The part of an RNA shown here (small-subunit ribosomal RNA, 5' domain) has 479 nucleotides and comes from Microthamnion kuetzingianum.
Context: one part of a larger RNA
RNA sequence: GGAUGAACGCUGGCGGCAUGCUUAACACAUGCAAGUCGAACGGGAUUGUUUUACAAUCUAGUGGCGGACGGGUGAGGAACACGUAAGAACUUACCUUUAGGAGGGGGACAACAGCUGGAAACGGUUGCUAAUACCCCAUAUGCUGAGGAGCGAAAGGGUUUUCCCGCCUAAAGACAGGCUUGCGUCUGAUUAGCUAGUUGGUGAGGUGAUGGCUUACCAAGGCGACGAUCAGUAGCUGGUCUGAGAGGAUGAUCAGCCACACUGGGACUGAGACACGGCCCAGACUCCUACGGGAGGCAGCAGUGAGGAAUUUUCCGCAAUGGGCGAAAGCCUGACGGAGCAAUGCCGCGUGGAGGACGACGGCUCGUGGGUUGUAAACUCCUUUUCUCAGAGAAGAAAAAAUGACGGUAUCUGAGGAAGAAGCAUCGGCUAACUCCGUGCCAGCAGCCGCGGUAAGACGGAGGAUGCAAGCGUUAUCC
Numbered sequence: 001g002g003a004u005g006a007a008c009g010c011u012g013g014c015g016g017c018a019u020g021c022u023u024a025a026c027a028c029a030u031g032c033a034a035g036u037c038g039a040a041c042g043g044g045a046u047u048g049u050u051u052u053a054c055a056a057u058c059u060a061g062u063g064g065c066g067g068a069c070g071g072g073u074g075a076g077g078a079a080c081a082c083g084u085a086a087g088a089a090c091u092u093a094c095c096u097u098u099a100g101g102a103g104g105g106g107g108a109c110a111a112c113a114g115c116u117g118g119a120a121a122c123g124g125u126u127g128c129u130a131a132u133a134c135c136c137c138a139u140a141u142g143c144u145g146a147g148g149a150g151c152g153a154a155a156g157g158g159u160u161u162u163c164c165c166g167c168c169u170a171a172a173g174a175c176a177g178g179c180u181u182g183c184g185u186c187u188g189a190u191u192a193g194c195u196a197g198u199u200g201g202u203g204a205g206g207u208g209a210u211g212g213c214u215u216a217c218c219a220a221g222g223c224g225a226c227g228a229u230c231a232g233u234a235g236c237u238g239g240u241c242u243g244a245g246a247g248g249a250u251g252a253u254c255a256g257c258c259a260c261a262c263u264g265g266g267a268c269u270g271a272g273a274c275a276c277g278g279c280c281c282a283g284a285c286u287c288c289u290a291c292g293g294g295a296g297g298c299a300g301c302a303g304u305g306a307g308g309a310a311u312u313u314u315c316c317g318c319a320a321u322g323g324g325c326g327a328a329a330g331c332c333u334g335a336c337g338g339a340g341c342a343a344u345g346c347c348g349c350g351u352g353g354a355g356g357a358c359g360a361c362g363g364c365u366c367g368u369g370g371g372u373u374g375u376a377a378a379c380u381c382c383u384u385u386u387c388u389c390a391g392a393g394a395a396g397a398a399a400a401a402a403u404g405a406c407g408g409u410a411u412c413u414g415a416g417g418a419a420g421a422a423g424c425a426u427c428g429g430c431u432a433a434c435u436c437c438g439u440g441c442c443a444g445c446a447g448c449c450g451c452g453g454u455a456a457g458a459c460g461g462a463g464g465a466u467g468c469a470a471g472c473g474u475u476a477u478c479c
Stems, first nucleotide, its partner, number of pairs: 001479004006475005013349006019342002021307001026305003030302003035065003040062002043059007072260003082184006090177002095173007103137004112127006142151003156165003186232003193223003198220008235257004239250004262283005285296004313339001315338003321335001322333004352382004362373004386420001387416006396406001423468005428449003434463005444451002
């Protein structure tokens, strides 16, 4: 000198764009953040016509798809975690393409009703019932197998009545993921030896798949000064900061990957999880309780307490983009789009312009003549960016119409009036900028050298000056 997710002190007019718990992965009141489908199914309620019956709307339950995405955090992890380059023994719902198919039959369980347990959470039992829920038989391009042979599928719904949405199997693609390997990836030797499923083989098991992944047996291997093992520290990268570069430091925001979801463990379902707002067990903590037993998990968005030098609103909207479900209308969406707060940063603008004295008053200084503040002010003329008020008023909305949170915002026009808008630090040298007064090794200053003990350009005040400017200084950290 540059830089920062900064903080502190003094000060503070506006706009645009960004950014905003770096500390306690500390504990959390409250609300919201994942639903949707009645065109899969039986029932119920309400309304309407006029009882039957039908229609419309809503929906607890069965069922389907989605809750594995999106959003958060960086605790752990020195590892094929990440980066890069390869590889072979794999899976992939929804989507696309291609080729076929959907024959026959059956028994249940919720809801509901009755009885009943419990304070509650939640149940128990008997009976009834539907399906795109479940099961059996048949069939097969398929799979397994050396062969004989064996295994193995389906579902309907809507409707204008001939079309739409679905279902099953196989093959391919796309997308996504799992696995293996070469190389790269912090510090310590005041850590030198480490390792028994350990290293390899065979058989078996297991997995979607390779493999000591697991197991029985056999062999005795495997790693290590090219740093094993151990200990400490750490999410990794694209990038960011600095530097002429080499390099050094760093990993906020944005993007890719990984890991985690109160702590530890476990599996279930599923195409996909060992699952943030799912389940089970154990633990700590909090809450309810009729003491028998139950409920919970903000490292989602806001918000609270605590910690801290320090970090925002319990806001608006699904109008746009995107996502889930649905045939659609649509519903949901604290993703997202916006607004609010904060000079936290970057960028831009303003706080007026021109004229105006051999130079007012006042201040300071002085050798009392003057010098300086200083064209500065006053005063004259002008302008209105900003500001205030009033009027008009978007784009963002897509194929005709309709649909805008932001927002009566941006922007434009008119009126008014210089009107409402400057500070901070420094002035001994480094380093741009000097005098007076006070103080008297005191009070104090200080980044280094050093100032202060009676004429202090270094302390404190004043006048003046210098630098930067809606900021300026200080502190911290990096180059």

Annotation
It is recorded under the gene name rrs. The full RNA is in RNAcentral, with records from ENA and SILVA.